[in-house]
RNA sequence: CGAGCAAAAAGGCAAAGCAGUCGAAAGGCUGUGACGCAAAGCUAUAGGGCCUCUAAUGUGGCAGCCAGUUGCGAUG
Numbered sequence: 001c002g003a004g005c006a007a008a009a010a011g012g013c014a015a016a017g018c019a020g021u022c023g024a025a026a027g028g029c030u031g032u033g034a035c036g037c038a039a040a041g042c043u044a045u046a047g048g049g050c051c052u053c054u055a056a057u058g059u060g061g062c063a064g065c066c067a068g069u070u071g072c073g074a075u076g
Stems, first nucleotide, its partner, number of pairs: 003075001005073001012037002017032006035064001041069003047066002049062003053058001
């Protein structure tokens, strides 16, 4: 510098459940706990998708669904 992620990985994250708390709900946060994760880092509409409430316009949410973007490691 370019390609790609089979295996491995120091360090990292943390599903469900349970307890507390905020919320109308979806869901969020804290603790506990590890199902998993090579982006399970970040981005929530000026991409798609899903969920909540609403008769509807619309509202609120999900990044651990795809996507976008920035990186780490290993291989060459």

Overview
A computed fold for a 76-nucleotide RNA, annotated as c-di-GMP-I riboswitch aptamer. It was read from a public genome assembly, where an Rfam model found it.